[in-house]
């Protein structure tokens, strides 16, 4: 390199607000914890995806140099053009899931 992988694999609030709905505890008609499911708000992450650009190349265009072919220079022009870099659409901010082919591990081939 290429494919495969049921091996690892970071970062960021278990934030705030209100509804429903279980389910508990004190308590006397109310608080309180825990949970499930929509809403809404504001903070922050970067390595699912996704989008942005650099140097070079190529083209125009202008310049210089040549018999010719062609070289050679230029910027505030065009298109191409990388990521771990940058945006933060997505996603994501206990656990769990996912998480860069980014590490590891098997294969197959190339090189040295």
């Nucleotide at each position: 390199a290429u494919g495969g992988u049921u091996g690892g694999g970071a970062g960021a609030g278990a934030c705030c607000c209100g509804g429903c709905g279980g389910g508990g505890a004190a308590g006397c008609g109310u608080u309180c914890c825990c949970u499930g499911c929509g809403g809404g708000g504001c903070a922050c992450c970067g390595a699912a995806g996704g989008a942005g650009c650099a140097a070079g190349u190529c083209g125009a265009c202008g310049g210089c140099u040549a018999g010719c072919c062609g070289g050679c220079c230029g910027g505030a022009c065009g298109a191409u053009c990388a990521a771990u870099c940058u945006c933060u659409c997505a996603g994501g901010u206990a656990c769990a899931a996912g998480g860069a082919a980014c590490c590891g591990c098997c294969a197959u081939u190339c090189g040295a």
Molecule: Glycine riboswitch aptamer
Organism: Paenibacillus sp. UNC496MF